RNA sequence: CGGAGUAUAGCUCAGUCUGGUAGAGCACCGUCUUCGGGAGGCGGGGGUCGCAGGUUCGAAUCCUGCUACUCCGACCA
Repeated sequence: CGGAGUAUAGCUCAGUCUGGUAGAGCACCGUCUUCGGGAGGCGGGGGUCGCAGGUUCGAAUCCUGCUACUCCGACCA
């Protein structure tokens, strides 16, 4: 330098193909239960969907550029 992949809640990930209310598990908070803890029941909080722009009535999803990381190749040695 070229190509491919990944980026979504604190963590691990789904959702993207085919645009239409942002989700799951774990974790966290409250409460019930218990002498207490753990486990369990019920309820709750938490998101600029990597960044910027574009298309659209509407974008996590489509298009363009950029950033970070991973892999492959090229180059140098």
Transfer RNA from a Caulobacteraceae bacterium, 77 nucleotides, folded computationally. The prediction has a mean pLDDT of 81. Lineage of the source: Bacteria > Pseudomonadota > Alphaproteobacteria > Caulobacterales > Caulobacteraceae. The sequence was found in a public genome assembly. Rfam family: tRNA. Rfam classes the family as a transfer RNA.